[in-house]
Context: one part of a larger RNA
Molecule: large-subunit ribosomal RNA, domain I
Organism: Aeriscardovia sp.
RNA sequence: GGCGUAAGGUGGAUACCUCAGGACUGAUAGGCGAUGAAGGACGUGUAAAUCUGCGAUAAGCGACGGGGAGGUGAUACAAACCUGUGAUCCGUCGAUUUCCGAAUGGGGAAACCUGUCAUGUUUCGCACAUGACAUUGCUAAAUGAAUUCAUAGUUUAGCAAAGUAAGACCUAGCGAAGUGAAACAUCUCAGUAGCUAUAGGAAAAGAAAACAAAGCGAUUCCGUCAGUAGCGGCGAGCGAAAGCGGAACAGGUUAAACCGGAGUAAUCCGGGGUUGUAGGACCUACUUUUAAGCAUGGAACCAUAGUAGAAGUGGUUGAAACGUCACACGGAACAGAGUUAAAGUCUCGUAUACGAAAUGCAAUGUUGUUGUGUAGUGUUCCUGAGUAAAACGGGACACGUGUAAUCUUGUUUGAAGCUACCCAGACCAUUGGGUAAACCUAAAUACUAAUCAGUCACUAAUAGCGAAUAAGUACCGCGAGGGAACGGUGAAAAGAACCCAGAGAUGGGAGUGAAAUAGAUCUUGAAACCUUAUGCCU
Numbered sequence: 001g002g003c004g005u006a007a008g009g010u011g012g013a014u015a016c017c018u019c020a021g022g023a024c025u026g027a028u029a030g031g032c033g034a035u036g037a038a039g040g041a042c043g044u045g046u047a048a049a050u051c052u053g054c055g056a057u058a059a060g061c062g063a064c065g066g067g068g069a070g071g072u073g074a075u076a077c078a079a080a081c082c083u084g085u086g087a088u089c090c091g092u093c094g095a096u097u098u099c100c101g102a103a104u105g106g107g108g109a110a111a112c113c114u115g116u117c118a119u120g121u122u123u124c125g126c127a128c129a130u131g132a133c134a135u136u137g138c139u140a141a142a143u144g145a146a147u148u149c150a151u152a153g154u155u156u157a158g159c160a161a162a163g164u165a166a167g168a169c170c171u172a173g174c175g176a177a178g179u180g181a182a183a184c185a186u187c188u189c190a191g192u193a194g195c196u197a198u199a200g201g202a203a204a205a206g207a208a209a210a211c212a213a214a215g216c217g218a219u220u221c222c223g224u225c226a227g228u229a230g231c232g233g234c235g236a237g238c239g240a241a242a243g244c245g246g247a248a249c250a251g252g253u254u255a256a257a258c259c260g261g262a263g264u265a266a267u268c269c270g271g272g273g274u275u276g277u278a279g280g281a282c283c284u285a286c287u288u289u290u291a292a293g294c295a296u297g298g299a300a301c302c303a304u305a306g307u308a309g310a311a312g313u314g315g316u317u318g319a320a321a322c323g324u325c326a327c328a329c330g331g332a333a334c335a336g337a338g339u340u341a342a343a344g345u346c347u348c349g350u351a352u353a354c355g356a357a358a359u360g361c362a363a364u365g366u367u368g369u370u371g372u373g374u375a376g377u378g379u380u381c382c383u384g385a386g387u388a389a390a391a392c393g394g395g396a397c398a399c400g401u402g403u404a405a406u407c408u409u410g411u412u413u414g415a416a417g418c419u420a421c422c423c424a425g426a427c428c429a430u431u432g433g434g435u436a437a438a439c440c441u442a443a444a445u446a447c448u449a450a451u452c453a454g455u456c457a458c459u460a461a462u463a464g465c466g467a468a469u470a471a472g473u474a475c476c477g478c479g480a481g482g483g484a485a486c487g488g489u490g491a492a493a494a495g496a497a498c499c500c501a502g503a504g505a506u507g508g509g510a511g512u513g514a515a516a517u518a519g520a521u522c523u524u525g526a527a528a529c530c531u532u533a534u535g536c537c538u
Base pairs, nucleotide, nucleotide: 001537002536003535004534005533006532007531008530009529015523016488017487020459021458022456023455024454025453026452027451028450029448030447031164032163039100040099041098042055043054044053046078050074051073061094062093063092064091065090066089070082071081072080105114106113107112115133116132117131118130119129120128121127135161136160137159138158139157140156141155142154143153169200171197172196173195174194180187184233211215220247221246222245223244224243230238231237251440252439253438254384258271259270260269261268262267276418278383279382280381281380282378283376284375285374286373292370293369294368295367302360303359304358306354307353308352312327313326314325315324316323328345329344330334336348337347338346389413390412391411392410393409394408395407396406399425420435421434422433423432424431475482476481495522498509499508500507501506
């Protein structure tokens, strides 16, 4: 030095565990904000720091309920206190709520600086305290130039807006590229990503100028139709609809004609009227009823604290019984969790039965209000105009200009008006369907930051969220931004009094414990690597 054996060190794999995650289901809620939000800064305790809570009334103050013996958060110790005159704790409603932040008196390098006015205090010093004072829009009023009237402007009062979030869902505007086409330009990716704007608890759409060819009868969503019909350098690829089966169902309001009122008029207000078997006005003749909406109002249920809740003992092994043996018991409760090992009968619960002073939610009902019908004659009136449509250029339709209808619109033109007009995929005829150019509309649908209840052939500490630990922390970066690691003594601290050595760290005894090779980064304790002892070989 090598190979082996034994005992250790180091190290932290593995096993077991889990106050953390992941994915879902059902319900709730879907906002908060100038009455100052979201988010922060700084404070606040007998006590230094961090977290949590709170705000100069500062781990808290008041009222009303619940609850019933301990309590002063994590934080354990000590001190000082509170508490059956009901504390701590839980719920509801209030009070307080520094400074920054939309931040709003002005400024500003956020958490700071600095004003004006009014009121009060006053040591008489604008010294202190309190309150008001931003902008924009709308409404109303006052005042009021050049310039007579007026207008602009100025001022005052009232109401409103702003900002934020959940990296979600909706609608609208703008709108790529990597890619695919085995290159690439039409095409595709894709109206996607991204940016912007306004919303709502959903949004959007919506009561046929629709489909269809038998008829059907607003919209939305799901399944199918169907990878079909089609589109397509007919390449890559893109890709319907009707119909059928379901979910859910709901229909309404105006403009106009005409009448009345106001006004010089334009026009405004009230009545009337609202549809395609055309309807209405006007004219004539009759007739009388009840769905629904809005306002008012605020019971119960439910939510936000809670209450009651069955039934087991002994022996034995063990440190410990929930094991095992014996004999019992409950069950509308044998879901689950905990307890020194594996518990229906030990604890919390569970089944079941109850419960609210207060706040939220809000049905029925009451009262008021709005609202509803029928027939006939007709060629006098009305039935949404820079509209429909056309041409040119685009876009959307599954549809790339194509035979290209339909929808939309930048430019230029530009009807009919009910004996009317639009559509049925060029166009024409016939036939059929419908009534545009005004508006509103619940449900079925989408999503989940948050709350409650629950589920799992999900992960088990290099996994699972980046984060089971001071986690968006430490640390890195001028900045936008990037972004970790670290879990386990024991049933219980019983966390090792005391003695010895040592400067100490620490070690050896002693003691605790079932165990200390469970002794503090302490369960188990693999391998690499290191050491000691020893056998054999060299």